[in-house]
Molecule: Bacterial RNase P class A
Organism: Planctomycetaceae bacterium
């Protein structure tokens, strides 16, 4: 000097003049969604995607089970996560580092077209021994994969048949870690791949959303189907009475039918009705619909000091940093800045650009889009001292 790799942090500044939204002091009046002054605040790093996890609200007093749905190595951190930290393991890179379909394939089913003898319990086509019978899978071919790999003894040829190495299993063999797992030692044990195939295991999950929901105001006209017990008990009234007791009305409980509700189904729980001036389901018809709240002090932000490899926590202090309502958060001048070219030895001078985009109940992440800018820490490669 050059190639990279991980992180943070900004996202033009500043004056003048006009202009809108809220908040807050004061002042004035015709006390009103009034006027008028000071003061001070106003759109992102993703506000987006709606993908995930909440707060919050309402179903509702809110349970069990199946189902349906996500996550998947270990250990934290978080309100919670399908997120973030650290660690294993495994790819890929010289490397700093990046990424992961990261539980089970020996419970069970499937999938791998062709070729090839022969692809999950399978196989002998060429070939190698052998008089034959038969034997073999080392060698060749097929394939994306052919039941370890090399070498080496061994054998009629040959094979883990034996042996040394190395890989994979296995192991109440040891040692190290909280754990994942790693090391080493035994053992000849040697059945690939695909679960982001169906499945098995583990663990997690009501459900709907601010168009949630709540107050205030306006309005309302019905109609027509369907549907359910002549039940018991028990209290008060009435009526008759052959004094045993019937019948009627009314509350009350019970059991049963009906309907309702809780995403889907069941069980169980709640409410309402039960021949009715009744609860509910459908179908047909009218009428009203404005105006607050919810809506911004939060699992907030900044800075100190402390724990902790991190992520995070914890105490102290400090601010106050949009709430619109069809949608306010700006236009205009002028001066710095920043980026690209052209001219210049330089200084400078002229051009000419500046991305992705726009809060709507909040919050805490992934994800995707992008024009500059400034810092900081590590890698690798050249040169020089």
């Nucleotide at each position: 000097g050059g190639a990279g790799c991980g992180g943070a942090c900004u996202a033009g500044g500043c004056u003048g003049u006009c202009g809108c939204u809220g908040g807050u002091c004061g002042a004035g009046c015709u006390u009103g969604u009034c006027u008028c002054g000071g003061c001070g605040a106003g759109a992102g790093g993703a506000a987006a995607g709606u993908c995930c996890g909440g707060g919050c609200u309402c179903c509702a007093c809110a349970g069990g089970a199946c189902g349906c749905g996500g996550u998947g190595g270990u250990g934290g951190g978080u309100a919670a996560c399908g997120c973030c930290c650290a660690c294993c393991g495994g790819u890929c890179g010289c490397a700093a580092g990046a990424c992961c379909c990261g539980g089970g394939a020996a419970a069970g089913u499937g999938c791998a077209a062709c070729a090839g003898a022969a692809a999950g319990c399978a196989a002998a086509c060429c070939g190698c021994c052998g008089c034959a019978a038969g034997g073999u899978a080392a060698g060749g071919g097929u394939g994306a994969a052919a039941c370890g790999g090399u070498g080496a003894g061994g054998u009629a040829a040959g094979a883990g048949c034996u042996c040394a190495c190395c890989a994979g299993c296995a192991g109440u063999u040891g040692g190290g870690g909280u754990g994942a797992c790693c090391c080493a030692c035994u053992g000849g044990c040697u059945a690939g791949g695909c679960a982001a195939a169906c499945c098995c295991c583990a663990c997690c999950g009501g459900g709907a959303g601010c168009a949630a929901a709540g107050c205030c105001a306006a309005a309302c006209a019905g109609g027509a189907a369907g549907c359910c017990g002549u039940c018991c008990g028990u209290c008060g009234g009435g009526u008759c009475u052959u004094c045993g007791g019937a019948c009627u009305c009314g509350g009350c409980g019970g059991c049963g039918c009906g309907g309702g509700u809780c995403g889907g189904u069941c069980c169980g729980g709640c409410c309402c009705g039960u021949u009715g001036u009744g609860a509910c389901u459908u179908c047909c018809g009218g009428g009203u619909a404005g105006g607050c709240u919810g809506c911004u002090a939060g699992a907030g932000g900044c800075g100190g000091c402390g724990a902790g490899c991190a992520a995070u926590c914890g105490u102290c202090g400090u601010c106050g940093u949009a709430g619109a309502g069809a949608a306010a958060u700006g236009a205009c001048c002028g001066c710095c800045g920043c980026c690209u070219g052209u001219c210049g030895c330089a200084a400078g001078a002229c051009a000419g650009g500046a991305a992705c985009a726009a809060a709507a109940c909040c919050c805490g992440g992934c994800u995707u889009a992008u024009c500059g800018g400034u810092c900081c820490g590590c890698u690798c490669c050249g040169u020089g001292c």